[in-house]
This record gives sequence, C1' cells and structure tokens, in this order.
RNA sequence: CGUGCUCACGCGCCGAAUCCCACAAGGAACCGGGGAACCAUCGUUUCUGGGGUGAAUCGCGCACAAGGUGCUGUUUCGCAACGGCGCCCUACGCGCGUAGGAGACCUUCCUGCUCCGAACCCGUCAGCUAACCCGGUAGGCGAUACGGAAGGAAAGG
Repeated sequence: CGUGCUCACGCGCCGAAUCCCACAAGGAACCGGGGAACCAUCGUUUCUGGGGUGAAUCGCGCACAAGGUGCUGUUUCGCAACGGCGCCCUACGCGCGUAGGAGACCUUCCUGCUCCGAACCCGUCAGCUAACCCGGUAGGCGAUACGGAAGGAAAGG
C1' cells in the first nucleotide's frame, strides 16, 4: 500500500426523518393527511371504483397465464365434453424510450458526465379549504466534475 471480516469515530449522499431532555414520556423544528365559506366540479355506482405518500408518470414493442372467438377432429339421437390450428385481448414479466428527479459549503445560471424513473398505504371514502383535528421523524448508501460564472457563508489573518 492492497484485500476480507468486526468495532468505533469523522466527512458526506437520497429522504421530512434532526435537535433538546433523557428510562420512558414530553418539547422544538421539519414533514404529511383530514377539515368551512367563496371558488371549482356536474355527477355518483367492486366491475371502468376512488384516493394518498413519493421524482417515480406516460408511450411503443415482445410475450405467456386467464378470457373471448373462427375453423376443425373424436364421442353423442342431441345438448355438451375433450383435443388441434389460427386470431383478438392480455395481469405479472422483459426490452427500448419518456414526463419528471438526484449527484460533496449553500442558492441561482451555464456546460458535461453518471445514475433513478420504484415501492407502499387507505378501504367504497376525502376537490380547494380559515378555525380545528390526526399522524411521521424511518430506512438505505459512498467521490475524481476536485468543471465554469455571480452572490453569500465559513475558516484564516
């Protein structure tokens, strides 16, 4: 110096998810939801439900499950059942994009690069919304753009 594991501390990132006190509880701060008038909407209906947090929407293509349908074979008096071929549709899934979002003191602008473009919740119910009411403060991570401009901040003198 490098690699693996464990512990502690520090600097940072996404995010509201921090601080005080501290056994807890509670408080501050930040964040989210419900909730009048006025305004807005003109309907509502689990079979086309609706809504919330979040950047995480919306397309195109592929393609099976389920479903529908045409032709056809077997059995049957027939209904119908089983099978084959094709088409439509297609949750989940896959691929390519995309509204939008993130990136090292902070904000804005410029130019690039690298990424994300999920997941979950309510439960038939909610537009906005003063007063008022109800909640959350988790979890996961790590850089050579250490780029340029302006204004601040901090450090130093």